[in-house]
Context: one part of a larger RNA
């Protein structure tokens, strides 16, 4: 240099291990916001930073109840304290206080978290100076007032009520792409999809037939399985694509536009009352074991012998694997206060049943042009309407898929309605042939941090000492260093914080041998 064995240096995979994460199921909530919110500055602690909490009353302050021997959030010692059987330690809840500045942000103005007015009311009076509090725009209703102009109306002023902005999907309307398919490409497809805008709710939208069917009859509305990839549509390409029917799910029907007559207090909503009832928001009580063995650093968990709960052999902790050690669990109990929901109680508003009658017009349809229907103008009916016409009135109208009879049905041109159906930003319980630090969330850890970007935005690496810090006193080289060698501690320092295990690449020492 090579090959070969020991030893060792990087190095950080592997194998254990989880604090995090995913993804359902179940149940609860389903909004917050001018009483100033999400979401942020900037304070705030004995101590300098970061989190977390909180707000100039600032890791807090009153009440009220539960709990309680300890306590003063983490990093995270340490100072200085509080506090121990209790009407006041510290934790937990349930009511309230306080809540700086910015933000819808609302006196005015702004380059967010900074600038600057004006009324007025108290206080102090020494001059004028602090301290509250109002003062934004729009929209409704009321009241005053009040032009051009005579009644009036615009206008103004006051006042009382409300919105206004956040926030993960799901609802419903206005608007609406294109890559891409069609092996090109224009009808068509994607797709009414993404995306924007607007509005609302816990669901939202639909809804009680001018519905369906077919000779026989259903009886709102949604949501499911079937019917079916069927009938159909379709450059009859590519694709699109029902409905009736029936089989479950949940079911509920009402009101306006009026006379009359009967007759009550049932109906329904809003707030309300309780010696109500049930949940939530803090707890509480909870069964049952000893003994040898010997390995070990540890054993009350193993193992061996004998026992014991069990409505509790769900879990999870303890120096190794524990039904009987601890927290727990099964079961039972439990709230001063607030919420919710059922019930009740009263106020208010709102009648009820029956009879007779009414019965929504620039509508219905027609033409012409789009759109929606499974359905691409075609024989196209239905349904919405843009321009233009323009009915009938229950002796009347609308469908039954061109149309026309005959026959069935059914009453458009006003409303209103719970369930079954959708969806989880959030809480709590539980599951898992889901992941284990290059996975799982981007994030297990100071994470939407660090950092890049003018910006919109992008967008990280980075978890394990030990059972217990018992975290190495004290002595030695050394720069009062770094690191190191002794002592020491521990089962183990080649567990020494660059700390679990420690592959492999790489990089070396030390023997043989070869060259």
């Nucleotide at each position: 240099c090579g090959u070969a064995u020991a030893c060792g240096g990087u190095g950080g995979a592997u194998g254990c291990c989880u604090a995090g994460g995913c993804a359902g199921u179940c149940a609860g909530a389903g909004g917050u916001g001018a009483u100033g919110a999400a979401g942020g500055a900037c304070g705030u602690g004995c101590c300098a930073a970061u989190c977390u909490g909180c707000g100039a009353a600032a890791a807090g302050c009153g009440u009220c109840a539960g709990u309680g021997a300890g306590c003063u959030g983490a990093u995270a010692u340490g100072a200085a304290g509080c506090g121990u059987u209790a009407u006041u330690a510290a934790c937990u809840g349930g009511c309230g206080a306080u809540a700086u500045c910015c933000g819808a942000a609302u006196g005015g103005g702004g380059a967010a978290a900074c600038c600057u007015g004006a009324u007025g009311u108290a206080a102090u009076u020494u001059u004028u100076u602090u301290a509250c509090a109002u003062c934004a725009u729009c929209a409704u209703u009321a009241a005053g007032u009040g032009a051009a102009u005579a009644u009036a109306u615009a206008g103004c002023u006051u006042a009382a009520u409300g919105a206004g902005a956040c926030a993960a999907a799901c609802u419903a309307a206005g608007g609406g792409a294109a890559c891409u398919g069609a092996a090109a490409c224009a009808u068509c497809u994607u797709a009414g999809u993404a995306c924007c805008u607007u509005a609302a709710g816990g669901a939202a939208a639909a809804g009680a037939a001018a519905u369906c069917a077919a000779a026989a009859g259903a009886g709102a509305u949604u949501c499911u399985c079937a019917a079916a990839g069927u009938a159909g549509u379709g450059g009859c390409g590519a694709g699109c694509g029902a409905a009736a029917u029936g089989g479950g799910a949940a079911a509920a029907g009402c009101c306006u536009a009026g006379a009359g007559u009967u007759c009550u207090a049932a109906u329904u909503a809003a707030c309300u009352u309780c010696u109500u009832a049930u949940a939530u928001u803090a707890g509480a009580a909870g069964a049952a074991c000893a003994g040898u063995u010997g390995u070990g650093g540890a054993a009350a968990a193993a193992a061996c012998u004998g026992g014991c709960u069990a409505u509790a052999a769900a879990g999870g902790g303890u120096g190794a694997u524990a039904g009987c050690c601890c927290c727990g669990u099964a079961u039972u109990c439990g709230a001063a206060a607030a919420u919710a929901u059922a019930g009740u109680u009263g106020u208010u508003a709102u009648g009820a049943a029956c009879u007779c009658g009414a019965u929504a017009a620039g509508u219905a349809a027609u033409a012409c042009g789009a759109g929606a229907c499974a359905c691409g103008u075609g024989g196209u009916a239905u349904c919405u309407u843009g321009u233009a016409u323009g009915a009938a009135g229950a002796u009347g109208g609308g469908g039954g898929g061109a149309c026309c009879a005959u026959c069935c049905u059914c009453c458009a041109a006003g409303g209103c309605u719970a369930a079954a159906u959708a969806c989880u930003a959030c809480u709590g319980a539980c599951u898992g042939a889901c992941c284990g630090a290059u996975a799982g969330u981007g994030a297990a850890c100071u994470a939407g941090u660090a950092c890049c970007g003018u910006g919109a935005g992008g967008g990280a690496a980075a978890g394990g000492u030990g059972a217990a810090a018992a975290g190495a006193a004290c002595c030695c080289c050394g720069g009062u260093g770094a690191g190191g060698g002794g002592a020491g501690u521990g089962a183990a320092a080649u567990a020494g914080a660059a700390c679990c295990u420690g592959a492999a690449a790489c990089c070396g020492u030390a023997u043989a041998c070869g060259u």
The prediction has a mean pLDDT of 85. A computed fold for a 515-nucleotide part of an RNA from Candidatus Schneideria nysicola, annotated as large-subunit ribosomal RNA, domain I. The full RNA is in RNAcentral, with records from ENA. Lineage of the source: Bacteria > Pseudomonadati > Gammaproteobacteria > Enterobacteriaceae > Candidatus Schneideria.